Predicted 3D model of RNase P RNA and transfer RNA as a complex of 468 nucleotides. It holds a member of the Rfam family "Bacterial RNase P class A". The family's RNA type in Rfam is ribozyme. Its family is annotated with tRNA processing, ribonuclease P activity and dimeric ribonuclease P complex in the Gene Ontology.
[in-house]
RNA sequence: GGGCCGGACGGUCGCUUCCCGUGUCUUCGGGCGCGGGGAGAGGAAAGUCCGAACUCCGCAGAGCAGUGUGCCGGAUAACGUCCGGGAGGACGGGUUCAAGCCCGUCCGACGGCAAGUGCCACAGAAAACAUACCGCCUCGGCGGCAACGCCAGGGUAAGGGUGAAAAGGUGCGGUAAGAGCGCACCGCCGCCCCAGUAAUGCGGCGGGCACGGCAAACCCCACACGGAGCAAGACCAAAUAGGGAGGAAGUCCGCCACGCAAGUUGCGGACACGUGCCGGCUCGGUGCGUCAAACCUUCGGGUAGGUCGCUAGAGCCGCGCAGCAAUGCACGGCCCAGAGGAAUGGCCGUCCCACCGGAGCAAUCCGGCGGACAGAAUUCGGCUUACAGGUCC
RNA sequence: GGGCGCUUAACUCAGCGGUAGAGUGCCAUCUUCACACGGUGGAAGUCAUAGGUUCGAAUCCUAUAGCGCCCACCA
Numbered sequence: 001g002g003g004c005c006g007g008a009c010g011g012u013c014g015c016u017u018c019c020c021g022u023g024u025c026u027u028c029g030g031g032c033g034c035g036g037g038g039a040g041a042g043g044a045a046a047g048u049c050c051g052a053a054c055u056c057c058g059c060a061g062a063g064c065a066g067u068g069u070g071c072c073g074g075a076u077a078a079c080g081u082c083c084g085g086g087a088g089g090a091c092g093g094g095u096u097c098a099a100g101c102c103c104g105u106c107c108g109a110c111g112g113c114a115a116g117u118g119c120c121a122c123a124g125a126a127a128a129c130a131u132a133c134c135g136c137c138u139c140g141g142c143g144g145c146a147a148c149g150c151c152a153g154g155g156u157a158a159g160g161g162u163g164a165a166a167a168g169g170u171g172c173g174g175u176a177a178g179a180g181c182g183c184a185c186c187g188c189c190g191c192c193c194c195a196g197u198a199a200u201g202c203g204g205c206g207g208g209c210a211c212g213g214c215a216a217a218c219c220c221c222a223c224a225c226g227g228a229g230c231a232a233g234a235c236c237a238a239a240u241a242g243g244g245a246g247g248a249a250g251u252c253c254g255c256c257a258c259g260c261a262a263g264u265u266g267c268g269g270a271c272a273c274g275u276g277c278c279g280g281c282u283c284g285g286u287g288c289g290u291c292a293a294a295c296c297u298u299c300g301g302g303u304a305g306g307u308c309g310c311u312a313g314a315g316c317c318g319c320g321c322a323g324c325a326a327u328g329c330a331c332g333g334c335c336c337a338g339a340g341g342a343a344u345g346g347c348c349g350u351c352c353c354a355c356c357g358g359a360g361c362a363a364u365c366c367g368g369c370g371g372a373c374a375g376a377a378u379u380c381g382g383c384u385u386a387c388a389g390g391u392c393c
Numbered sequence: 394g395g396g397c398g399c400u401u402a403a404c405u406c407a408g409c410g411g412u413a414g415a416g417u418g419c420c421a422u423c424u425u426c427a428c429a430c431g432g433u434g435g436a437a438g439u440c441a442u443a444g445g446u447u448c449g450a451a452u453c454c455u456a457u458a459g460c461g462c463c464c465a466c467c468a
Stems, first nucleotide, its partner, number of pairs: 001393005007351007015040011042373001046384002049382005054229004061283004066225005071085005086110001088107008111220002116218002118214003133160002135156004140151004168186006187209001188207005194201002233308004243299005250271006257264002272290006301467003315334004320329003352371002355368005394464007403417004411448001419435005441457005
């Protein structure tokens, strides 16, 4: 670091649920009681952090926005999980003049700063189209016998100093001093060959080097994603005031009827507006409406009953095969909580483990005390967190 | 059971990569006979905890802890 277990057996008194028998009541659904039998928490049932199943919301969707993931391949119902591999980092050892290289162990949220934008405080001369503080070298002038000093100009990025980071690194050559200025190796960029499914790796050629860091900064690229959640939802029953307040939007044309006319009512159509429907926005589609109904918001009123969903499932155990593994396939066997304010507990005895005290040379014996974290609530797959003790590698 | 939010001085809040701030309160002092008001000065913080990203974290990411809010059905 990883895997597994996480007190054992018996008695007794209870609790939840199912089955059988029986008594009683019944509105014939069942309720209540008695007796017997079966079953009854976890590795995390937890946090609700991911992923699904299942259910409801869709007349038709599209775009934007938003969220998440991020080396490669595989596993899987799916995943941000798991397995294998790659590159990277840390530590240790070996080797080289040195940079570096090799081996072993461990680790991790590991696309793109060479698309754009932004940030890099303080210190420092300079923090990204580089820069000259000290230093090094040098032309000229002045002083000095000289070494050298001062003034003004130029070269330089080796050395010092600042910083988290200073514009490729190490070594040799070279130079006035220096510098990829030249060369070798390492790094980087481009092209090619080979190996590999791929990430990538080995090698060759060319280029002196252009490209500091940060994306758990905005962002870009690729991929995925509608929303809500079992208090989802379906059915039955009971009760109440189908109550109050607020909110918004109209014009034109045609036809029928009434009318002397102005006009009114009704129907249909066009455009406009309001509002509901996929939830943030826009477009589109569609329903309803446009002067008071429906709709939306809000204040109130009533019920806190029953049944289903509700546990046979991506289920558990054993064995075999395929695969490095995750996992898959085949065969055989098994049924393993389904309650709904919520059961799974208490006591006693024997044993196990740890600690304390006493006796004993010791093995051991006696007495006491303790045995973690926690606890189902629709169900699975993971992750993370908590955990006395035991055991294996 | 499920969904969501918050934690910074004693209290109420701001700050969202670069030295932790404001108001109220507290302490000292001046003023007053004394108190209040007022003036001046000062103290007070593990930015809930732990780990990570970064040169640098209250701020970004992850986990943990604590506190708070919402929900059913009928017409």